Background:
This is a predicted structure of a 351-nucleotide part of an RNA (small-subunit ribosomal RNA, central domain) from an uncultured bacterium.

Context: one part of a larger RNA
RNA sequence: CUGGGCGUAAAGGGCGUGUAGGCGGUGCGUUUUGUCCGUGGUGAAAGCCCCCGGCUCAACCGGGGAGGGUCCGCGGAGACGGGCGCACUGGAGCUCGCGAGAGGUGGGUGGAAUUCCCGGUGUAGUGGUGAAAUGCGUAGAGAUCGGGAGGAACACCGGUGGCGAAGGCGGCCCACUGGCGCGAUGCUGACGCUGAGGCGCGAAGGCGCGGGGAGCGAACGGGAUUAGAUACCCCGGGUAGUCCGCGCAGUAAACGAUGUGGACGAGGUGUGGGGGGAGUUGACCCCCUCCGUGCCGGCGCAAACGCAGUAAGUCCACCGCCUGGGGAGUACGGCCGCAAGGCUAAAACUC
Numbered sequence: 001c002u003g004g005g006c007g008u009a010a011a012g013g014g015c016g017u018g019u020a021g022g023c024g025g026u027g028c029g030u031u032u033u034g035u036c037c038g039u040g041g042u043g044a045a046a047g048c049c050c051c052c053g054g055c056u057c058a059a060c061c062g063g064g065g066a067g068g069g070u071c072c073g074c075g076g077a078g079a080c081g082g083g084c085g086c087a088c089u090g091g092a093g094c095u096c097g098c099g100a101g102a103g104g105u106g107g108g109u110g111g112a113a114u115u116c117c118c119g120g121u122g123u124a125g126u127g128g129u130g131a132a133a134u135g136c137g138u139a140g141a142g143a144u145c146g147g148g149a150g151g152a153a154c155a156c157c158g159g160u161g162g163c164g165a166a167g168g169c170g171g172c173c174c175a176c177u178g179g180c181g182c183g184a185u186g187c188u189g190a191c192g193c194u195g196a197g198g199c200g201c202g203a204a205g206g207c208g209c210g211g212g213g214a215g216c217g218a219a220c221g222g223g224a225u226u227a228g229a230u231a232c233c234c235c236g237g238g239u240a241g242u243c244c245g246c247g248c249a250g251u252a253a254a255c256g257a258u259g260u261g262g263a264c265g266a267g268g269u270g271u272g273g274g275g276g277g278a279g280u281u282g283a284c285c286c287c288c289u290c291c292g293u294g295c296c297g298g299c300g301c302a303a304a305c306g307c308a309g310u311a312a313g314u315c316c317a318c319c320g321c322c323u324g325g326g327g328a329g330u331a332c333g334g335c336c337g338c339a340a341g342g343c344u345a346a347a348a349c350u351c
Base pairs, nucleotide, nucleotide: 003323004322005321006320007305008304012319014201015200016199017198021194022193023192025088026087027086028085029084030083031082033081034080035077036076037075038074039073040072041071042069049065050064051063052062053061054060091191092188093187094186095184096183097182098181099180103177104176105175106174107173108172109171110154115149116148117147118146119145120144121143125136126135162169163168206248207247208246209245210244211243215242216241220237222235223234259318260317261316262315263314264313267296268295269294270293271292272291273290274289275288276287277286300307301306324351325350326349333344334343335342336341
């Protein structure tokens, strides 16, 4: 030095990028730094441990031995780790050829519907509910037809589907732009994995400034409900907000409650994208294969539920995290924020 864990019991960081660090493919050579062996030195005495002995015993004391190290020198080994050199192609990347996609940003544009405005027709209701009432309507509503304005969201397709690192992304068109899969194996030649800090992204709600405002709608006020109803649910209104630009905020049941990368280990069946084969005039069907996404299931695992080639199986590398409940994700301090608050994070006490 070292335990056991993290789907649901406490525990995976919201996601990515990447610094230090940790870890790292195949062959040959070299070095001998780690590593191993031998040997010498040193590791004072006392003490600790073992043996023997002296005070009547013990404490105490005397003698002997053992032990004790990231230690130093010398000699040796050369497998494994490290360094250096040469080479390699399986990891990784690139090139070429195909391909799918709500991936992102900006601009444009379309139809349906709601609301409002104007006009026509038309007359007594309409609306709403469990039932009602508030509301709207003879100053002409609702209904219906025509015209116009404006904002927001895109029915069907639509999927058990696709894309994205996550958050998330859905009418159509254009421009710019990121990633991915398959095929060819042409090129580079370990260029890799992870990642404390850092940096970036990050739903909804919230904040600042400016715009916009159709519908919806916290707050608010009205009608109901009720014993009451400062409420849930229902009805009629309605401000922030929801929308846009810029800036801030940085949270979540940010979930697969399952970190990332890699390897290995029965099958069956569906589906999205690609390649090949067989067949054919061609497509479907069929066979093989790569990538994604579901279901079922075996070994194995698991407290059980269940997971099961998309692992929660068998292993490796690295990071994060947990360590009884409450107090408490709180106080204090620090950092961040305009604020709201966020991040970090106790203790007393108590069961």

The full RNA is in RNAcentral, with records from ENA and SILVA. Model confidence (mean pLDDT): 87 of 100.